[in-house]
Context: one part of a larger RNA
RNA sequence: GAACGAACGCUGGCGGCAUGCCUAACACAUGCAAGUCGAACGAUAAGCUGACCUUCGGGUUGGUGGACAGUGGCGGACGGGUGAGUAACGCGUGGGAACCUGCCUAGCGGUACGGAAUAACCUCGGGAAACUGUGGCUAAUACCGUAUACGCCCCAUGGGGGAAAACAUUUCGGGGGAAAGAUUUAUCGCCAUAUGAUGGUCCCGCGUCUGAUUAGCUUGUUGGUGAGGUAAUGGCUCACCAAGGCUACGAUCAGUAGCUGGUCUGAGAGGAUGAUCAGCCACACUGGGACUGAGACACGGCCCAGACUCCUACGGGAGGCAGCAGUGGGGAAUAUUGGACAAUGGGCGAAAGCCUGAUCCAGCCAUGCCGCGUGAGUGAAGAAGGCCUUAGGGUUGUAAAACUCUUUCAGCAGGGAAGAUAAUGACGGUACCUGCAGAAGAAGCACCGGCUAACUCCGUGCCAGCAGCCGCGGUAAUACGGAGGGUGCUAGCGUUGUUC
Numbered sequence: 001g002a003a004c005g006a007a008c009g010c011u012g013g014c015g016g017c018a019u020g021c022c023u024a025a026c027a028c029a030u031g032c033a034a035g036u037c038g039a040a041c042g043a044u045a046a047g048c049u050g051a052c053c054u055u056c057g058g059g060u061u062g063g064u065g066g067a068c069a070g071u072g073g074c075g076g077a078c079g080g081g082u083g084a085g086u087a088a089c090g091c092g093u094g095g096g097a098a099c100c101u102g103c104c105u106a107g108c109g110g111u112a113c114g115g116a117a118u119a120a121c122c123u124c125g126g127g128a129a130a131c132u133g134u135g136g137c138u139a140a141u142a143c144c145g146u147a148u149a150c151g152c153c154c155c156a157u158g159g160g161g162g163a164a165a166a167c168a169u170u171u172c173g174g175g176g177g178a179a180a181g182a183u184u185u186a187u188c189g190c191c192a193u194a195u196g197a198u199g200g201u202c203c204c205g206c207g208u209c210u211g212a213u214u215a216g217c218u219u220g221u222u223g224g225u226g227a228g229g230u231a232a233u234g235g236c237u238c239a240c241c242a243a244g245g246c247u248a249c250g251a252u253c254a255g256u257a258g259c260u261g262g263u264c265u266g267a268g269a270g271g272a273u274g275a276u277c278a279g280c281c282a283c284a285c286u287g288g289g290a291c292u293g294a295g296a297c298a299c300g301g302c303c304c305a306g307a308c309u310c311c312u313a314c315g316g317g318a319g320g321c322a323g324c325a326g327u328g329g330g331g332a333a334u335a336u337u338g339g340a341c342a343a344u345g346g347g348c349g350a351a352a353g354c355c356u357g358a359u360c361c362a363g364c365c366a367u368g369c370c371g372c373g374u375g376a377g378u379g380a381a382g383a384a385g386g387c388c389u390u391a392g393g394g395u396u397g398u399a400a401a402a403c404u405c406u407u408u409c410a411g412c413a414g415g416g417a418a419g420a421u422a423a424u425g426a427c428g429g430u431a432c433c434u435g436c437a438g439a440a441g442a443a444g445c446a447c448c449g450g451c452u453a454a455c456u457c458c459g460u461g462c463c464a465g466c467a468g469c470c471g472c473g474g475u476a477a478u479a480c481g482g483a484g485g486g487u488g489c490u491a492g493c494g495u496u497g498u499u500c
Stems, first nucleotide, its partner, number of pairs: 001500004006496005013372006020364001021330001026328003030325003035074003040071002047064007081283003090208008099200002104196001107193001109191003112146004121136002124133003152176004158170002181188002209255003216246003221243008258280004262273004285306005308319004336362001338361003344358001345356004375405004385396004409441001411436005419427001444489005449470003455484005465472002
């Protein structure tokens, strides 16, 4: 000098665009953050309405209607948060193969015949609750059986090819496995196979902090054979066999740390760093586990254990903000318990639409960057006052006053968008435009001994104090405190911290 997710002190007019718990991955009251589909299914409340009965209270039954629940499907594996762990194929980069892939997609072939249940509901119980048991009824795109099989899978087999293995192609035979319907009749679905796309899994080369006051480490360890397991390779696991494998080019151990694109600085080389935005990874009270599923070993799913909090009738239960707000705590320190789905995007749905604290906006903060303003011109009696003075004067100083103008911004009034494509605008009567009034509402902070731009007086008297370094202060201090004057920057200015 530059920089900052900064903080502190003094001060503070406006706007645009950004940023905003760096500390306790500490604990959390409350609300919201993941639902949707009646064009898969049965049942059905209120309301409206028709019929019948009526003791005029109502009852029975049909239609319409659409709520809360329930079965079923898809989505809750995305989006959002955090950086605890991790020195690792975690990340970056470049390669590779033994793989999977819901929705989407170029094709091809199908969608036949049956069955038994079960929730809801009714009934009877248990329990304080959470919830749960017995019996009975019922539906489906829920479940099961049979049929069929162009492809497909498995077993065995022949030929070609080749040294062999692998690979590709092909023949005969045997075995195995599917489906679901709905509607407004246009479609949407379902099953098998299969191409692509997208997404993911795995392997390898190279790169990736510090310490030797850490020198040896390892027994599923290193390799082989066989098996199991997986979507798939593989000690991934197991049995047997061999005795290997890593290490001074730093193994092991310990400490620290999410990695990268980037960011800051620097002429560069480099050094430091990894907030916001983007990619990857890991985590979701702590530890472990699997289930479902195309996909999880799953933040707002399940089970077990633990700590903590809450309810309890003491038998037993409930919970997880590192989602958005918000609270306590910690801290030098970091915001609203806001609006809207209008746009973009996502989930479901044929659609209308519903949901969406993603997102878009608004609110708060000079936290940063950028822009603008706080007036302009004329004006010497060089006014008054202040300060200094050699008492003559000098300086503040064209500064003020005064006169002549202007009206940015803010204010008041009127009009008023784009963002939306036929409709739909939270933002918002916002941006912007026009008019009105009046210099009117708007300047501070640090410094002035040298480094370093800027000097005098008074007070103090090694005191009080200053200080980045050198150093000032003990009676004339340009260095302390005040004043006048000056210098620098300016809605900021200084100080502190950190990096180069």
Background
The prediction has a mean pLDDT of 83. This is a predicted structure of a 500-nucleotide part of an RNA (small-subunit ribosomal RNA, 5' domain) from an uncultured prokaryote. The RNAcentral record of the full RNA draws on ENA. It matches the Rfam family "Bacterial small subunit ribosomal RNA". Rfam links the family to the GO terms ribosome and structural constituent of ribosome.